[in-house]
RNA sequence: GGCGUAGUAAAAUGGUAUUACAGAGGUCUCCAAAACCUUAGGUGCGGGUUCGAUUCCUGCCGCCC
Numbered sequence: 001g002g003c004g005u006a007g008u009a010a011a012a013u014g015g016u017a018u019u020a021c022a023g024a025g026g027u028c029u030c031c032a033a034a035a036c037c038u039u040a041g042g043u044g045c046g047g048g049u050u051c052g053a054u055u056c057c058u059g060c061c062g063c064c065c
Base pairs, nucleotide, nucleotide: 001064002063003062004061007021008020009019010018015051023039024038025037026036027035044060045059046058047057048056
């Protein structure tokens, strides 16, 4: 100096947090795979600013240079 968001990898520059894969259920199939439909799950911890914070400020923790 940069980063920390779901099991994994990434989006979201102040207004109900999104996608892919993985997971669960279903359709299809003789069975399975593939495909399709549905579904659960998340902002490192604390404080501040704001009507409202993943986002801005700040302390700490962890990782990278």
Molecule: transfer RNA
Organism: marine eukaryotic metagenome